[in-house]
RNA sequence: UACAGAAAAGAGCACACUAUUUCGAAAGAAUAGGUCGCAAAGCUAUAGGGGCUACCGCUUGUGUCUAUGCAGGUUAUGCCAGCCAGUUACCUGU
Numbered sequence: 001u002a003c004a005g006a007a008a009a010g011a012g013c014a015c016a017c018u019a020u021u022u023c024g025a026a027a028g029a030a031u032a033g034g035u036c037g038c039a040a041a042g043c044u045a046u047a048g049g050g051g052c053u054a055c056c057g058c059u060u061g062u063g064u065c066u067a068u069g070c071a072g073g074u075u076a077u078g079c080c081a082g083c084c085a086g087u088u089a090c091c092u093g094u
Stems, first nucleotide, its partner, number of pairs: 002094004012038002017033005023028001036082001042087003048084002050080003057074006
């Protein structure tokens, strides 16, 4: 430096779910529990793919007829790294 993770050591993270929040329209996030799992479940989200959401905007229908409601569609600028990806790295083995 490259590849691999059978066994071992020392650590690390924390799904679902529960509670909370002067967070957010939502998706989601944060904190405290929790521990399904993880050899990168570290980091990176405009400038790879994929996924989620739709306040605003645009648009269709409808209601009202001077009000701005209701229902649907569409759209990231909002999110997800525990989907793949990119990137850096501990231990052990070859």
c-di-GMP-I riboswitch aptamer, 94 nucleotides, folded computationally. It was read from a public genome assembly, where an Rfam model found it. The coordinates come from a structure-prediction model, not an experiment, and the mean pLDDT is 82.